[in-house]
Molecule: Fluoride riboswitch aptamer (crcB RNA motif)
Organism: Candidatus Acetothermia bacterium
């Protein structure tokens, strides 16, 4: 000091918090939607998934 594996522990799964699971990643990486003619137009969702809770749309009713 490199290099592999294990455990801890940290991160990270297209925009906001919380639980419970699941999966990726670690001294840099995991990750930074989709769709087209890739100049640029266009479209979905606050989840990785379930629940709840802000926020946003849409439609009713007071």
């Nucleotide at each position: 000091c490199c290099c592999g594996a294990u455990c801890u522990c940290g991160g990270g799964g297209a925009u906001g918090g919380a639980g419970u699971c699941c999966c990726c990643c670690g001294u840099a990486a995991a990750c930074c939607a989709c769709c087209c003619c890739a100049g640029g137009g266009g479209c979905u969702g606050a989840u990785g998934a379930c629940u709840c809770c802000u926020g946003c749309c849409g439609c009713g009713a007071u």